[in-house]
């Protein structure tokens, strides 16, 4: 690539749309919250040029909460098997 397992967190409120209506759905706005797509941030340690200081180069299951997600579907770090 493929199969498999894989978590957290409101199926919020409000308005208007479609539908006979009810379900359900779209869209926008409003607050909560979630961390495992992605991303930003920066430790030690190396290394310059300094001389007790500055820069550079660098992670993550940390940490932000732009994306992105809060019923199921979809996605999903990472793990095992080929």
């Nucleotide at each position: 690539c493929u199969c498999u397992g894989g978590a957290g967190a409101g199926a919020g409120c409000a308005u208007g749309g479609c539908g006979c209506a009810u379900a359900g759905u779209c869209a926008u706005g409003c607050c909560a919250c979630c961390a495992a797509a992605g991303g930003g941030g920066a430790a030690a340690a190396u290394c310059c040029a300094g001389c007790u200081u500055g820069g550079a180069u660098u992670a993550a299951g940390c940490u932000c909460u732009c994306a992105g997600g809060u019923a199921a579907a979809c996605g999903g770090a990472c793990a095992g098997a080929g």
Molecule: Glycine riboswitch aptamer
Organism: Domibacillus sp. PGB-M46